[in-house]
Context: one part of a larger RNA
RNA sequence: CUUGCACCUGGACAGAAAGACCCUAUGAAGCUUGACUGUAAUCUGGGACUGGUUUCGGGCCUUUCUUGCGCAGCCUAGGUGGGAGGCAUUGAUAGUCCCCUUCCGGGGGGAUUGGAGCCGUCAUUGAGAGACCACUCUGGGAGGGCUAGAAUCCUAAUGGUGAUCCUUGAAUCAGGACGCUUGACAGUUCCAGACGGGCAGUUUUUCUGGGGCGGAAGCCUCCUAAAUGGUAACGGAGGCGCGCAAAGGUUCUCUCAGUCUGGACGGAAAUCAGACGUGGAGUGUAAAGGCAUAAGAGAGCUUGACUGCAAGACCGACAAGUCGAGCAGGGGCGAAAGCCGGCCUUAGUGAUCCGACGGUUCCAUGUGGAAGGGCCGUCGCUCAACGGAUAAAAGUUACUCUAGGGAUAACAGGCUAAUCUUGUCAGAGAGUCCAUAUCGACGACACGGUUUGGCACCUCGAUGUCGGCUCUUCACGGCUCAGGGCUGUAGUAGGUCCUAAGAGUCGGGCUGUUCGCCCGUUAAAGUGGAACGUGAGCUGGGUUCAGAACGUCGCAAGACAGUUCGGUCCAUAUCCGGUGUAAG
Numbered sequence: 001c002u003u004g005c006a007c008c009u010g011g012a013c014a015g016a017a018a019g020a021c022c023c024u025a026u027g028a029a030g031c032u033u034g035a036c037u038g039u040a041a042u043c044u045g046g047g048a049c050u051g052g053u054u055u056c057g058g059g060c061c062u063u064u065c066u067u068g069c070g071c072a073g074c075c076u077a078g079g080u081g082g083g084a085g086g087c088a089u090u091g092a093u094a095g096u097c098c099c100c101u102u103c104c105g106g107g108g109g110g111a112u113u114g115g116a117g118c119c120g121u122c123a124u125u126g127a128g129a130g131a132c133c134a135c136u137c138u139g140g141g142a143g144g145g146c147u148a149g150a151a152u153c154c155u156a157a158u159g160g161u162g163a164u165c166c167u168u169g170a171a172u173c174a175g176g177a178c179g180c181u182u183g184a185c186a187g188u189u190c191c192a193g194a195c196g197g198g199c200a201g202u203u204u205u206u207c208u209g210g211g212g213c214g215g216a217a218g219c220c221u222c223c224u225a226a227a228u229g230g231u232a233a234c235g236g237a238g239g240c241g242c243g244c245a246a247a248g249g250u251u252c253u254c255u256c257a258g259u260c261u262g263g264a265c266g267g268a269a270a271u272c273a274g275a276c277g278u279g280g281a282g283u284g285u286a287a288a289g290g291c292a293u294a295a296g297a298g299a300g301c302u303u304g305a306c307u308g309c310a311a312g313a314c315c316g317a318c319a320a321g322u323c324g325a326g327c328a329g330g331g332g333c334g335a336a337a338g339c340c341g342g343c344c345u346u347a348g349u350g351a352u353c354c355g356a357c358g359g360u361u362c363c364a365u366g367u368g369g370a371a372g373g374g375c376c377g378u379c380g381c382u383c384a385a386c387g388g389a390u391a392a393a394a395g396u397u398a399c400u401c402u403a404g405g406g407a408u409a410a411c412a413g414g415c416u417a418a419u420c421u422u423g424u425c426a427g428a429g430a431g432u433c434c435a436u437a438u439c440g441a442c443g444a445c446a447c448g449g450u451u452u453g454g455c456a457c458c459u460c461g462a463u464g465u466c467g468g469c470u471c472u473u474c475a476c477g478g479c480u481c482a483g484g485g486c487u488g489u490a491g492u493a494g495g496u497c498c499u500a501a502g503a504g505u506c507g508g509g510c511u512g513u514u515c516g517c518c519c520g521u522u523a524a525a526g527u528g529g530a531a532c533g534u535g536a537g538c539u540g541g542g543u544u545c546a547g548a549a550c551g552u553c554g555c556a557a558g559a560c561a562g563u564u565c566g567g568u569c570c571a572u573a574u575c576c577g578g579u580g581u582a583a584g
Stems, first nucleotide, its partner, number of pairs: 001584008010576003015570001022405004027401002029397004035202005042194008051154002054151003058147009068137001078136005085119003094113008159181004164177004205217003214234001218240006241386001242284001243343002248302007256280001258276005282291002285348001287346003306329004312323003318387001331340003354380007362373002412459001413457001414455003418452001420448001422446004429439002466541001467539003471533001472530005479504003482499006506520005547565004551560003
């Protein structure tokens, strides 16, 4: 070395299980509630099954009677109209008694005595007779009718019940008879209003240097933007969700800010005069681009902040957005030429559906109308997640599930090296003096790839994760043992640098710990790499499922790099590799 056999597990990102962590899905399910929309149940009201008596007070209609006082006036004049006569033996004036009312003056009714009159028309009043008639108002009384209510009692519906009887023969149920009791209540049903996670169906956005938390989502201006236009990022700066009847139109006129000089109060700065003055001012509002021929400042007159259009362009995936000469109508300003369809320009916004209001020569279900619709104008959305899924919607899951993703996180690797470790340069300064024995500010330049990170490149049809045990090897930036240089090296003991990786580099207590602190030794108790070496080698204390508890948070379901107790670690080795052994 080849071939066996017996073994070991470092590798085959070994096997097993379409990763359970993480993210995604207009996926699913369980649970919660102050999510949305329903709904069972419950409560309340009304109708029906559902009848009767009495009392009470209410409303409406009707019949009848009565009431009504400002001042003036014989007086207690409700209003209006008719009206010159009316009432009276069917009992007038008057007297007595009783009742009602009152503004205390009176007015009205009834009974009785009695037996022939009483009142108006005429003077005062806005209005004339309660002389008489009709209608009617305010307040009240009586009678009748209708209606709703409250309470009460009844019995015949209804409900409950019986050791009685019958069907029926020993019994139950059911039905009937006879009792007792309840009672138009209860109960059932229909309609409506409340309440309603008890139950059900669902929703709970996206961007995102993983996701969450935070922030953002539409429009305008500038830069990024690479000299047309356009151009991204959770790039850098700011604004908007209006305002104005003048801050619009037109005609005419004017020139600003500032500086210098002069000038009472008056000053750095008020108002006045002169000169210089390209804009250093102003322009409603952010920025940019403009603007003195002004788009800036003032005055006069006004409403073009018009109606019907529109050649032609810009921009643009679409839908939108933007500019516009010119024509017609009827106007404003101007002597006129002319200008005027808002504002120096660019933000000040919202599609469609649905609905509302006004108009209309449109359609209108046999016809005429109408209802309704169309068309024109206008209005109603922080639909702001702003091209707006619905009129209408939040959470939680460690009890979880599915489809997927290395398109995307946690481990490890890779790239990077801000951070980290180490070194070098320069040398202000410390070192009594003296930069460099030793230390070395502010700075500069490198190496390394052990830290914390950044990126998200292999791996989510699985690359097992901290620490310990075991076992091996490497680097040297050297802890000890070896040899040297310098020293601010007397010696001893040191400091610092150079060569050097041969060998070595401890035992305990606490903690899951790595680390660290402590005890006792030692020549020394080195620093690191090997998937933070090593779980198909062991362990399983920690972390990181399901149970449970505390604190805290949450209304709750539940949650917590907070704590605590508990918690299944599979495997017969095919190949490479390795150890031992046998033969060749």